Notes: Glycine riboswitch aptamer from Paractinoplanes durhamensis, 95 nucleotides, folded computationally. Model confidence (mean pLDDT): 78 of 100.
RNA sequence: GCCAGCCAUGCGGGAGAGUCCAACCUCCCCAGGUUGGCGCCGAAGGGGCAAAUCCUCCCCGGAACCUCUCAGGCACAACGGACCGUGUGGGCUAC
Repeated sequence: GCCAGCCAUGCGGGAGAGUCCAACCUCCCCAGGUUGGCGCCGAAGGGGCAAAUCCUCCCCGGAACCUCUCAGGCACAACGGACCGUGUGGGCUAC
């Protein structure tokens, strides 16, 4: 003491799945909301697991956009959204 990995943050992109049934409410209608039921989605979060892994064995540890669907979500829109790109700040440190 800059780069990259890392953290935070701004901007851009960002999927999937019933506006199915019933009741009630608002309402002229359309339409919307709430509750319950059934069905469904997974890329916030959360849970679960293999191999590699030490001289050998056992134990522990052992990831995910894999899986479970608790949570969340399923007309449009909005919000959210893993992840990707890019800017800024911090920090690290090969050299």
It was read from a public genome assembly, where an Rfam model found it. Rfam family: Glycine riboswitch aptamer. The family has 44 seed sequences and 9,425 matches in Rfam 15.1.